Molecule: SAM riboswitch aptamer (S box leader)
Organism: Alteribacter natronophilus
RNA sequence: CUUUUAUCAAGAGUGGCGGAGGGAAAGGCCCUAUGAAGCCCGGCAACCGGCAGUUGUGAACUGCAAGGUGCUAAUUCCUUCAAAGCGUAACGGCUUUGGGAGAUGAAAG
Numbered sequence: 001c002u003u004u005u006a007u008c009a010a011g012a013g014u015g016g017c018g019g020a021g022g023g024a025a026a027g028g029c030c031c032u033a034u035g036a037a038g039c040c041c042g043g044c045a046a047c048c049g050g051c052a053g054u055u056g057u058g059a060a061c062u063g064c065a066a067g068g069u070g071c072u073a074a075u076u077c078c079u080u081c082a083a084a085g086c087g088u089a090a091c092g093g094c095u096u097u098g099g100g101a102g103a104u105g106a107a108a109g
Stems, first nucleotide, its partner, number of pairs: 001109008013041001015040003021031003025080004042072003047068002050064006076101001081098006
């Protein structure tokens, strides 16, 4: 990097270093010197692994959390394509569903 698959409405700091940017892309709309990114510590969660338990035991479920990742503003911040419904004289607009894109885990190449 590619493929497959699961999840994405919950949760998580008045900490230290650091110094100007950040929220994938585009368009919006936001965050930021009352301190961005990044690093450290703390925390959350429970995908993989581990441990314990239960059962209808080639498995499933529940619990724990010192391992491997991940996450720690806003629903994946919102929309991007399509359909249906609502609304308008028409456009803009609103709602729902599906798709696309993206993120993360696991497996394979």